[in-house]
RNA sequence: UCCUCCUUAGCUCAGCGGUAGAGCAUUCGGCUGUUAACCGAAGGGUCGUUGGUUCGAAUCCAACAGGGGGAG
Numbered sequence: 001u002c003c004u005c006c007u008u009a010g011c012u013c014a015g016c017g018g019u020a021g022a023g024c025a026u027u028c029g030g031c032u033g034u035u036a037a038c039c040g041a042a043g044g045g046u047c048g049u050u051g052g053u054u055c056g057a058a059u060c061c062a063a064c065a066g067g068g069g070g071a072g
Base pairs, nucleotide, nucleotide: 001071002070003069004068005067006066007065010024011023012022013021018055026042027041028040029039030038048064049063050062051061052060
């Protein structure tokens, strides 16, 4: 320098163009003589950035940034 993949909650990851979810973690409650386990609930996201397409974009397109892999 070129090719390719990834970027979504604190962490690991889902998510068909139609107002974004799970597990774990955190907090609160239930249960228990207590803890753990188990059960219930809550909080937590300007979907990497900037543009474009569209009535409508996490999703499609471009550039850029960061990271993984490969070629030279």
The prediction has a mean pLDDT of 81. Transfer RNA from a Bacillota bacterium, 72 nucleotides, folded computationally. The source organism's lineage runs through Bacteria, Bacillati and Bacillota. It matches the Rfam family "tRNA". It is annotated as a transfer RNA. It was read from a public genome assembly.